This is a predicted complex of two RNAs, RNase P RNA and transfer RNA, with 464 nucleotides together.
């Protein structure tokens, strides 16, 4: 310098006018005024995961379904995140990907091709026999020995060819009628010890001729986790209506063969139990009627920022210091002037003139992942090529 | 804001525990008619909403993202 890996952070700056919404103070004729202050974001999105919080169900565990997760360690409040490590895959490297537990527990599926996809032999490669053809030789001849090459049979192999995404471990050598771990080195695969490591896991060394395809993001098995709904949760006030109706369901106890019958019930109030007064069945769904007000929940928290200190790192502990939107159909904006960047356009230039600043926009509230994004800046790494 | 379902031809839907996509309408031609409608034959149309992955193979199963649709206030 070009080519690339990887981690962070930015994402308009600044000053004026005039608005918007919440908060303090101070007037106030109670309608508001006037001053201070603060006021979107890495994703506030998606709503995919975890959990805080509320309500509702449960005596307590376990079982079964039902869902989800899946190599090994760590972190965390947790988590399907994150960090470091294993494993395999790709790159020349820096690096990056991987839902990555079990296929001799069992059920299924492997179209099409092809003989065969779970237990085979289409083509082919050999041995024996059989028949027919033809060569040699010996013989006078009947025949006889020996080869050969079609055909067909019982067999014997699975090397080759040939289908397939896939064919029963590969590649040499030896063997053999052909072959074939049938034997043999090496490589792969299992199984046992030994040694490192917390473990996945890795190295050595020794026994087996090989102990039997693929798919579980296909039922399932093994291990773990998970109660169910969501702030239109849920709790108060205030205003209204027909305080209505319809169908289902509803505790214990004694007595009684049974129909059945007794007893206890909730809620306000005074002043806790006793007692007393007044009210009333309670749930759910469905129809029907009302309302479209108002306050809490709701902003100091798994918090932000600095330093130290442990750990390889995600992270963890200590000090310091800071208060950082809370709207409610929904506030955060809009003009202007300088300057940044970007296009386009005039011009030899300086420079002018026009036009744009990217994705997007809290809603109960945190920790993530995932997707959206003009343009920028900074670190720390590889590969190549010049040059000293 | 919460929750749940859908996207397969122009339109309306099958097909969804994998094997290479179809009905019906409607379009095009041709036949019957004077002619049209009907009817009958014969044919054309596909990014299975995109994107990744598993898988020999994906609409189908998985993960991610567009895009549409439903439904859920309070009080007696």
């Nucleotide at each position: 310098c070009c080519a690339g890996a990887u981690g962070g952070c930015c994402g308009g700056a600044u000053g004026g006018c005039c608005g918007c919404u919440c908060u303090c103070c101070g007037c106030u004729u109670c309608g508001g005024c006037g001053g201070g202050g603060a006021g979107a974001g890495g994703a506030a999105a998606g709503u995919c995961c975890g959990g805080g919080c509320u309500c509702c169900a449960c005596g307590g565990a376990a079982a079964c379904a039902c869902g989800g997760u899946g190599c090994c360690g760590g972190g965390u409040a947790a988590c399907g995140c994150c960090c470091g490590g294993c494993g395999g895959g790709g790159g020349c490297g820096a690096c990056c990907c991987c839902a990555g537990g079990g296929a001799a527990a069992g059920u299924g599926c492997c179209a099409c091709a092809g003989a065969a996809a779970c237990a085979u032999a289409c083509c082919g490669c050999c041995u024996c026999c059989c028949c027919g053809c033809u060569c040699g030789c010996c013989g006078c001849a009947a025949g006889g020995c020996g080869g050969g090459c079609c055909g067909g049979g019982c067999g014997g192999c699975a090397a080759g060819g040939g289908u397939g995404a896939a064919a029963u471990g590969g590649u040499g050598c030896g063997g053999u009628a052909a072959g074939a771990g049938c034997g043999c080195a090496c490589c792969g695969c299992g199984c046992c010890g030994c040694c490192g490591g917390c473990a996945a896991c890795g190295g050595c060394g020794g026994c087996g001729g090989c102990a039997g395809g693929g798919c579980a993001a296909a039922c399932c098995c093994c291990a773990c986790c998970g109660g169910g709904a969501g702030c239109a949760a849920g709790a108060c006030c205030a205003a209204g209506u027909a305080g209505g109706g319809a169908u289902g369901g509803c505790u214990g106890g004694c007595c009684g063969c049974a129909a059945g019958g007794c007893c206890g019930g909730g809620g306000a109030c005074g002043u806790u139990u006793c007692c007393g007064u007044c009210c009333c069945g309670c749930c759910a769904u469905c129809c029907g009627g009302g309302u479209c007000g108002g306050u809490c929940g709701c902003g100091a928290g798994a918090g932000g920022c600095g330093c130290c200190c442990g750990g390889c790192a995600a992270c963890g502990g200590g000090c310091g210091u800071c208060c950082c939107a809370g709207a409610g159909g929904a506030a955060u904006g809009g003009c202007c002037a300088u300057c940044c960047c970007c296009c386009a356009u005039c011009g030899c230039a300086a420079g002018g003139u026009g036009g744009g600043g990217a994705c997007a926009g809290a809603a109960c509230c945190c920790g993530g992942c995932u997707u959206a994004c003009a343009g920028g800046c900074c670190g720390u790494c590889u590969g190549g090529c010049a040059u000293c | 804001g919460a929750g749940c379902c859908c996207g397969u031809a122009g339109c309306u839907c099958a097909g969804c525990c994998g094997g290479u996509a179809g009905a019906g309408c409607a379009c095009a031609u041709g036949a019957c008619u004077u002619u049209u409608a009907a009817u009958c034959a014969u044919g054309g149309g596909g990014u299975c909403c995109c994107g990744g992955g598993u898988u020999c193979g994906a609409a189908u199963c998985c993960c991610g993202g567009c895009g549409g649709g439903c439904u859920c206030a309070c009080c007696a």